[in-house]
RNA sequence: CCAAUAGAUAGCUAGGGUUCCGGUUUCAUUAUUGAGGCGUCUGGUCCAAGAGCCAUCGACCUCCUGAAGGGGGUUACACGGAGGGAUAAAAGCCCGGGAGAC
Numbered sequence: 001c002c003a004a005u006a007g008a009u010a011g012c013u014a015g016g017g018u019u020c021c022g023g024u025u026u027c028a029u030u031a032u033u034g035a036g037g038c039g040u041c042u043g044g045u046c047c048a049a050g051a052g053c054c055a056u057c058g059a060c061c062u063c064c065u066g067a068a069g070g071g072g073g074u075u076a077c078a079c080g081g082a083g084g085g086a087u088a089a090a091a092g093c094c095c096g097g098g099a100g101a102c
Stems, first nucleotide, its partner, number of pairs: 007057003011053002015047002020044002022041001023038006058075007077097001079100001083095003
């Protein structure tokens, strides 16, 4: 100086909006119900973190073992717009460990 690895998945949360449920409200209806509005409706379903949590697997180093296999350790650091995109819609989702800053 150059190359490679520094990972993947699941669950959960910060957070997010409004397709569905619920709630609330308007109209129609004897009622039951039906059709609309409202997320400046706490909520359930739902989405959800590179820089959040946790678990499993993987990777690397090392030891035991004839081999199979097993034990131990490591898996660091991380300030960050605007704008755009998807979904019903939005977001700490994706563009993105981006642009930029130090």
Guanidine-I riboswitch aptamer from Candidatus Litorirhabdus singularis, 102 nucleotides, folded computationally.
Its Rfam family is "Guanidine-I riboswitch aptamer". Gene Ontology term of the family: regulation of gene expression. Rfam's curators write: This family represents a conserved RNA structure found upstream of the ykkC and yxkD genes in Bacillus subtilis and related genes in other bacteria.
NCBI's taxonomy places the organism under Bacteria, Pseudomonadati, Gammaproteobacteria, Cellvibrionales, Candidatus Litorirhabdus.
Of the family's consensus pairs, 100% are formed in the model.
The prediction has a mean pLDDT of 81.